Predicted 3D model of an 82-nucleotide RNA (c-di-GMP-I riboswitch aptamer) from Peribacillus deserti. It was read from a public genome assembly, where an Rfam model found it.
[in-house]
RNA sequence: UAGGGCAAUAGGUACAACCAGGGAAACUUGGUGUCACAAAGCUAUGGGGCUAAGGAUUGAUCUAUGCCAGCCAGCUGCCGUU
Numbered sequence: 001u002a003g004g005g006c007a008a009u010a011g012g013u014a015c016a017a018c019c020a021g022g023g024a025a026a027c028u029u030g031g032u033g034u035c036a037c038a039a040a041g042c043u044a045u046g047g048g049g050c051u052a053a054g055g056a057u058u059g060a061u062c063u064a065u066g067c068c069a070g071c072c073a074g075c076u077g078c079c080g081u082u
Stems, first nucleotide, its partner, number of pairs: 005079001012037002017032006035070001041075003046072002048068003054063003
């Protein structure tokens, strides 16, 4: 430097659920919690998905400027058995 994550050290994040708040909703913020994660760190101008206020529409329905990266993906890292 590169690859890897069998083992280990010290740590990290925080699913669901519940409480309080924001939001039309998806979802999100904080607290409790701890399913799981070697990138569950960052990125929404790659792909994919969710919602449909507003708008369109006779209606069914369509639509993102809204949202999701703990869906795939891109970028950047910690440890130090080998």